[in-house]
Small-subunit ribosomal RNA, 5' domain from an uncultured Rhodospirillaceae bacterium, 485 nucleotides, folded computationally. The RNAcentral record of the full RNA draws on ENA and SILVA.
Context: one part of a larger RNA
RNA sequence: GAACGAACGCUGGCGGCAGGCCUAACACAUGCAAGUCGAAGGGGAAGCCGAACUUCGGUUGGGUGGAGACUGGCGCACGGGUGAGUAACGCGUGGGAACCUACCCUGGGGUGGGGGAUAACCGCUGGAAACGGCGGCUAAUACCGCAUACGUCCUUAGGGAGAAAGCUUUAGCGCCCUGGGAUGGGCCCGCGUUGGAUUAGCUAGUUGGUGGGGUAAAGGCCUACCAAGGCAUCGAUCCAUAGCUGGUCUGAGAGGAUGAUCAGCCACACUGGGACUGAGACACGGCCCAGACUCCUACGGGAGGCAGCAGUGGGGAAUAUUGGACAAUGGGCGCAAGCCUGAUCCAGCCAUGCCGCGUGAGUGAAGAAGGCCUUAGGGUUGUAAAGCUCUUUCGCCCGCGAAGAUGAUGACGGUAGCGGGAGAAGAAGCCCCGGCUAACUCCGUGCCAGCAGCCGCGGUAAUACGGAGGGGGCGAGCGUUGUUC
Numbered sequence: 001g002a003a004c005g006a007a008c009g010c011u012g013g014c015g016g017c018a019g020g021c022c023u024a025a026c027a028c029a030u031g032c033a034a035g036u037c038g039a040a041g042g043g044g045a046a047g048c049c050g051a052a053c054u055u056c057g058g059u060u061g062g063g064u065g066g067a068g069a070c071u072g073g074c075g076c077a078c079g080g081g082u083g084a085g086u087a088a089c090g091c092g093u094g095g096g097a098a099c100c101u102a103c104c105c106u107g108g109g110g111u112g113g114g115g116g117a118u119a120a121c122c123g124c125u126g127g128a129a130a131c132g133g134c135g136g137c138u139a140a141u142a143c144c145g146c147a148u149a150c151g152u153c154c155u156u157a158g159g160g161a162g163a164a165a166g167c168u169u170u171a172g173c174g175c176c177c178u179g180g181g182a183u184g185g186g187c188c189c190g191c192g193u194u195g196g197a198u199u200a201g202c203u204a205g206u207u208g209g210u211g212g213g214g215u216a217a218a219g220g221c222c223u224a225c226c227a228a229g230g231c232a233u234c235g236a237u238c239c240a241u242a243g244c245u246g247g248u249c250u251g252a253g254a255g256g257a258u259g260a261u262c263a264g265c266c267a268c269a270c271u272g273g274g275a276c277u278g279a280g281a282c283a284c285g286g287c288c289c290a291g292a293c294u295c296c297u298a299c300g301g302g303a304g305g306c307a308g309c310a311g312u313g314g315g316g317a318a319u320a321u322u323g324g325a326c327a328a329u330g331g332g333c334g335c336a337a338g339c340c341u342g343a344u345c346c347a348g349c350c351a352u353g354c355c356g357c358g359u360g361a362g363u364g365a366a367g368a369a370g371g372c373c374u375u376a377g378g379g380u381u382g383u384a385a386a387g388c389u390c391u392u393u394c395g396c397c398c399g400c401g402a403a404g405a406u407g408a409u410g411a412c413g414g415u416a417g418c419g420g421g422a423g424a425a426g427a428a429g430c431c432c433c434g435g436c437u438a439a440c441u442c443c444g445u446g447c448c449a450g451c452a453g454c455c456g457c458g459g460u461a462a463u464a465c466g467g468a469g470g471g472g473g474c475g476a477g478c479g480u481u482g483u484u485c
Stems, first nucleotide, its partner, number of pairs: 001485004006481005013357006019350002021315001026313003030310003035074003040071002047064003051060003081268003090193007099185002104181008112146001114144002121136006152161003166173002194240003201231003206228008243265004247258004270291005293304004321347001323346003329343001330341004360390004370381004394426001396421005404412001429474005434455003440469005450457002
């Protein structure tokens, strides 16, 4: 000098764009953050219409209506958060072969005929609750056989095995088998990836082989047996530290430092372990077990997990609203209409940063008054002010009022912008002035009070302390502290 996710002190007019718990991966009240489909299915509350009966309270049956729940499908593995762990094929880069991929695209073929259940519901019943138990009824794109098999799989090459679902109707949406594609992912390898030797030896599924198992798949991934290997001063092992990268900051570069925001990958979801479902999870707002913690309880037993968005307590030098909207973009479901979406788009708060603008312009010497200095003549503040002549950015008041939206639909928003109006009117501070380093005098103080980045100032004339006048620098900021180059 530059930089910052900054903080602190003083000060503070407006706008645009961006950023905003770096600390306790500490604990969390409350609300919301993942649903959707009636064109898969059974059923059907309230309300409304009219009918019959009525003890005038209502009851019963019909139509319409379509709520909540239930079976089923798809989604919930995306999106969003965090950086604890991890020195590792985790990441980066370049390769590889033994794999999977729902929805989507494309090619070939098919969609025949049957069966038994079950939730909802009804009845009985246990429990304080959470939640159950028994019996009975019922549907399906739920479940199970049979038939068929271009291609598919297995094969001892003879043969054997394996499917399907319908719904609605102008017309569509589906279902099953199979080939290819696209997309996404799993796995392996070369190279690169912090510090410590005051860590020198480490290793028993350890290293390799065979048989078997397991997986979508190669593999000591697992298991039995056999062999005795494997790694290491080119740093194994151990300890410490750390998510990695594109990038960011600095620097002429080489390099050094760093990894907030945005993007890619990884890991995690109260702590530890486990599997289930599924194309995909060992699953943030799923399940089970154990633990700590919190809450409810009728003491028998139960409930919970903000490192989602807001918000609270706590920690801290320090970091925001319990806001609006699905209008746009995107996502899930749905034929669609549409529903959901704290993703997202916006608004709110904060000079946290960057950028832009303003706080007026011209004229004005009797160089006014006042202040300060003075050799008492004057000098300086200073064209500065006043006065006179103008202008109206921003802000304020009134009116009009978008683009963003292909036909409709605008949260933002009566916003941006445009027109008109009043009026210099509402808008300047902070640091410094001994040298480095740009800017000097007076008074006070008297090694005191104090200053200070370094050198150093202060003990009676201090340009170095405090105040004043003057001056220098920057300016809605200016200084200080911290950190990096």
Source information: It matches the Rfam family "Bacterial small subunit ribosomal RNA". Rfam links the family to the GO terms ribosome and structural constituent of ribosome.